[in-house]
About this RNA: A computed fold for a 350-nucleotide part of an RNA from a metagenome, annotated as small-subunit ribosomal RNA, central domain. Its mean pLDDT, the model's own confidence on a scale to 100, is 87.
Context: one part of a larger RNA
RNA sequence: UUGGGCGUAAAGGGCGCGUAGGCGGACAGAAAAGUCAGACGUGAAAUCCCAGGGCUUAACCCUGGAACAGCAUCUGAAACUUUCUAUCUAGAGGGUAGGCGGAGAAAACGGAAUUCCACAAGUAGCGGUGAAAUGCGUAGAUAUGUGGAAGAACACCGGUGGCGAAGGCGGUUUUCUAGCUUAUUCCUGACGCUAAAGCGCGAAAGCAAGGGGAUCAAACAGGAUUAGAUACCCUGGUAGUCCUUGCCGUAAACUAUGUAUACUUGGUGUAACUGGACUCAACCCUAGUUGUGCCGUAGCUAACGCGAUAAGUAUACCGCCUGGGGAGUACGCUCGCAAGGGUGAAACUC
Numbered sequence: 001u002u003g004g005g006c007g008u009a010a011a012g013g014g015c016g017c018g019u020a021g022g023c024g025g026a027c028a029g030a031a032a033a034g035u036c037a038g039a040c041g042u043g044a045a046a047u048c049c050c051a052g053g054g055c056u057u058a059a060c061c062c063u064g065g066a067a068c069a070g071c072a073u074c075u076g077a078a079a080c081u082u083u084c085u086a087u088c089u090a091g092a093g094g095g096u097a098g099g100c101g102g103a104g105a106a107a108a109c110g111g112a113a114u115u116c117c118a119c120a121a122g123u124a125g126c127g128g129u130g131a132a133a134u135g136c137g138u139a140g141a142u143a144u145g146u147g148g149a150a151g152a153a154c155a156c157c158g159g160u161g162g163c164g165a166a167g168g169c170g171g172u173u174u175u176c177u178a179g180c181u182u183a184u185u186c187c188u189g190a191c192g193c194u195a196a197a198g199c200g201c202g203a204a205a206g207c208a209a210g211g212g213g214a215u216c217a218a219a220c221a222g223g224a225u226u227a228g229a230u231a232c233c234c235u236g237g238u239a240g241u242c243c244u245u246g247c248c249g250u251a252a253a254c255u256a257u258g259u260a261u262a263c264u265u266g267g268u269g270u271a272a273c274u275g276g277a278c279u280c281a282a283c284c285c286u287a288g289u290u291g292u293g294c295c296g297u298a299g300c301u302a303a304c305g306c307g308a309u310a311a312g313u314a315u316a317c318c319g320c321c322u323g324g325g326g327a328g329u330a331c332g333c334u335c336g337c338a339a340g341g342g343u344g345a346a347a348c349u350c
Base pairs, nucleotide, nucleotide: 003322004321005320006319007304008303012318014201015200016199017198021194022193023192025088026087028085029084030083031082033081034080035077036076037075038074039073041071042070049065050064051063052062053061054060091191092188093187094186095184096183097182098181099180100179103177104176105175106174107173108172109171110154114150115149116148117147118146119145120144125136126135162169163168206247207246208245209244210243211242216240220236221235222234223233258317259316260315261314262313263312266295267294268293269292270291271290272289273288274287275286276285299306300305323350324349325348332343333342334341335340
């Protein structure tokens, strides 16, 4: 390579948009590039295969036949793929009328808590632990009350509940932006799917500059514990945690499960919407769609398990794997201010 695979054994890109490419709905007509058939030419000889023959046999040699990937030309076929033309509505998109949400961005506002400051009142402890000590406190602490300041986070509601492509998103209000969904079947008429390269987004930590700094807290210091204790526990505490702008581009970025489409017994929750019935309405009941859970049939699986949200049955396209270590290392290239990231071997060894 062929093949076989990728939930847990090696293997799904962190996620999206999208170029090339690959693949692509129904119907009719035409063309004939792919495809198929026939004819003709070529496909040297030797070799290979078959049938004979010659050396005593074999190897070997000779004769005849068949065969040879294919290629070119001509003639034809038109189912499928392709191309062109015309049409359609089941895919896709749009309209109209509703609905939904912690989806995103910006601004303003709110209360509780924490810490600090001031004052009042008050006295000997407070704090902390398994037990203590460091620490704080007669220069009046802790506990209590009143007032003030600051920063950060939003209790209850809160829910295998919602939204988002993923990362992620939770106090309230307003403005702006995007999405999904239901009903209708009014419009366009295949406009679609996937997606190398590319572009964008991307937790936390980290970096640069400027602000901010309440809490918590790497580093660090002290107290304990211990044989030791560069830890776990305690008292402190700086970067950081927060904001703005710009980098970084990684995570067990996990559902360890790529995206899209179709098909395949059921049961039971829940969220949103719509219709029906009941009715004054709502609830309840019932039918449908979309999402999100649990259990489970067939089937699949090495097993565990998955099971209409598939790991079932199929198709299209992309990414990735090919024994362990060496190693996500070296070297080169490239990105980055740096930290480092991306790409990514071999010797050797088992």
Rfam family: Bacterial small subunit ribosomal RNA.